[in-house]
RNA sequence: GGAGUCGACCGGGCAGUCGCAGUGUCAUCCAGUGAUUCGCCGCAAGGCGUGUGACUGCGGCAUUGAGGAAAGUCCGGGCUCCGCAGGACAGGGUGCCAGGUAACGCCUGGGGGGUGUGAGCCCACGGAAAGUGCAGCAGAAAGCAAACCGCCUAAGGCGCGCCGCUUGGCGCGAACGGCAAGGGUGAAAGGGUGCGGUAAGAGCGCACCGCGCCGGUGGUAACACUCGGUGGCACGGUAAACCCCACCCGGAGCAAGGCCAAAUAGGGGCUCGUUCGAGCGCGGUCCGCGUGAAGAGUCCGGGUAGGCUGCUUGAGGUCGUCGGUGACGGCGAUCCCAGAUGAAUGACUGUCGGCGAUGUGCCUUCGGGUGCGCCGCGCACAGAACCCGGCUUAUGGUCGGCUCAACUA
RNA sequence: GGGCGCUUAGCUCAGCGGGAGAGCACUGCCUUCACACGGCAGGGGUCGCUGGUUCAAUCCCAGCAGCGCCCACCA
Numbered sequence: 001g002g003a004g005u006c007g008a009c010c011g012g013g014c015a016g017u018c019g020c021a022g023u024g025u026c027a028u029c030c031a032g033u034g035a036u037u038c039g040c041c042g043c044a045a046g047g048c049g050u051g052u053g054a055c056u057g058c059g060g061c062a063u064u065g066a067g068g069a070a071a072g073u074c075c076g077g078g079c080u081c082c083g084c085a086g087g088a089c090a091g092g093g094u095g096c097c098a099g100g101u102a103a104c105g106c107c108u109g110g111g112g113g114g115u116g117u118g119a120g121c122c123c124a125c126g127g128a129a130a131g132u133g134c135a136g137c138a139g140a141a142a143g144c145a146a147a148c149c150g151c152c153u154a155a156g157g158c159g160c161g162c163c164g165c166u167u168g169g170c171g172c173g174a175a176c177g178g179c180a181a182g183g184g185u186g187a188a189a190g191g192g193u194g195c196g197g198u199a200a201g202a203g204c205g206c207a208c209c210g211c212g213c214c215g216g217u218g219g220u221a222a223c224a225c226u227c228g229g230u231g232g233c234a235c236g237g238u239a240a241a242c243c244c245c246a247c248c249c250g251g252a253g254c255a256a257g258g259c260c261a262a263a264u265a266g267g268g269g270c271u272c273g274u275u276c277g278a279g280c281g282c283g284g285u286c287c288g289c290g291u292g293a294a295g296a297g298u299c300c301g302g303g304u305a306g307g308c309u310g311c312u313u314g315a316g317g318u319c320g321u322c323g324g325u326g327a328c329g330g331c332g333a334u335c336c337c338a339g340a341u342g343a344a345u346g347a348c349u350g351u352c353g354g355c356g357a358u359g360u361g362c363c364u365u366c367g368g369g370u371g372c373g374c375c376g377c378g379c380a381c382a383g384a385a386c387c388c389g390g391c392u393u394a395u396g397g398u399c400g401g402c403u404c405a406a407c408u409a
Numbered sequence: 410g411g412g413c414g415c416u417u418a419g420c421u422c423a424g425c426g427g428g429a430g431a432g433c434a435c436u437g438c439c440u441u442c443a444c445a446c447g448g449c450a451g452g453g454g455u456c457g458c459u460g461g462u463u464c465a466a467u468c469c470c471a472g473c474a475g476c477g478c479c480c481a482c483c484a
Base pairs, nucleotide, nucleotide: 002404003403004402005401006400007399008398009397010396012352013351014350015349016348017347018346020065021064022063023062024061025060026059030057031056032055033054035052036051038049039048040047041046067381071392072391074390075389076388077387078386079253080252081251082250086287087286088285089284091249092248093247094246095245096110097109098108099107100106111125112123113122114121115120126244127243131242132241133238134237148183149182150179151178152177158173159172160171161170162169163168191209192208193207194206195205196204210233211231212230213229214228215227216225217224218223257309258308259307260306267300268299269298270297271296272295279291280290281289302483303482304481316335317334318333319332320331321330322329323328353379354377355376356375358373359372360371361370362369363368410480411479412478413477414476415475416474419433420432421431422430427464435451436450437449438448439447457473458472459471460470461469
């Protein structure tokens, strides 16, 4: 240097000019709002002038101002409302073990399986010895297996021939008999190898391997074992099919919710109901509980689309230290770090850095590296919207560890 | 911002684990003097994309992409 793999970090820097949003502060001049002192006018309501302090606007100054994903909205929580957040069913989710956490489908560590030469990577990884279902085509047979080609003719039976002639014996042949080794079909055909055995075969018998069950040992557990016994093997796949088992889940979402203002036809239809109780209690059914009335639900129609709050100090960040293999946790110090709403966080110039392209000199393992110069991009993906923890997806670059094969020294 | 749904032929849709289909449209032939109607025959598909489960996926699961719908307050 090549191919690969894993991890960490950065997400352009600085200066100048102009601009945007939030917060704080400032003074007087300016403008506005409502309050008030004094004077004048007025019967009064109030008006005019003058001063005071307050708030707002404009202005000056200071300070702060997007992300690692702000994204998808896929999970989990906080927060808010539904009176409490009750029970059963239905429904949904998760699924090896242990731990972490506010919680999770996330993370960490471990176990098992798969894959790669390897570093590594991947796994919805409970149950098919509770039940139901499914498996097209092909194939003989596809679920308490089966026999197309094939192999065999020992026993029983059959046919033919020969011998014997009271029953029988020998040979040949075939399946209506036996077999499941070999072939063939299929994604899948009910352990594997070898020896024995047999008519041919077969866990039929045996040895080894594999598998199941029981026990033992180690481990918190998943599980493991060169452990012991036992069973010839009985138990194929599919649960991202229904289902069973264990655990979890009340619903809705900041357009939640609270306050103020403005406006109108406080309109019409339908249904249900007034204590024997409708409806409501933000997905369904039932029960319970609560609430509850002359109204309630729903549809059509009408009006307003303005402001304040929720709103950013939080499971917060940074640093140190202690515990832990680790995720993470404890303690201490320190910091305050966006709150917009047709929606701020920007534009231009210079310079440095980066990337791309290119001319030339040098080096070269001929891939490229490097010095100088010139040109381009003004920098990938992308823009907070109540807030956090994750996952997933998009994306430019830098650095480091490790692996493989080869080369050089 | 939040909640939900859809994607199959040119168009509108069905299908929901084992052959990709219907209607309209399109092409050719017949019919007609010609066109329409009618009759016969035919072509046309990345089932949005990428992975996974399964022997097998349009269908089941996950992730992306595109398109569409709904929501506030007052009485």

This is a predicted complex of two RNAs, RNase P RNA and transfer RNA, with 484 nucleotides together. Its mean pLDDT, the model's own confidence on a scale to 100, is 78. It holds a member of the Rfam family "Bacterial RNase P class A". The family's RNA type in Rfam is ribozyme.